Record summary
Fluoride riboswitch aptamer (crcB RNA motif) from a Syntrophobacteraceae bacterium, 63 nucleotides, folded computationally. The coordinates come from a structure-prediction model, not an experiment, and the mean pLDDT is 77.
[in-house]
RNA sequence: GUUAUAUGCGGUGAUGGAGUCCACCCGAACCGCCGCCUGCCGGCUGAUGACUCCUACCUUGGC
Numbered sequence: 001g002u003u004a005u006a007u008g009c010g011g012u013g014a015u016g017g018a019g020u021c022c023a024c025c026c027g028a029a030c031c032g033c034c035g036c037c038u039g040c041c042g043g044c045u046g047a048u049g050a051c052u053c054c055u056a057c058c059u060u061g062g063c
Base pairs, nucleotide, nucleotide: 010025011024012023013022016054017053018052019051020050021049032044033043034042035041036039
């Protein structure tokens, strides 16, 4: 100096926050889906990786 492994810290998991669990990453993990005329195009779902709660948004009913 390089490579591999382990541990700790950290980071990430298509739109916010918190807790728990899971997964992934060491400069990567990550950056949703469908269609075709591939475009500065058209359409669709969801605040979660999963669960719970809060906030925002949407629908219905009551005051």
The source organism's lineage runs through Bacteria, Pseudomonadati, Syntrophobacteria, Syntrophobacterales and Syntrophobacteraceae.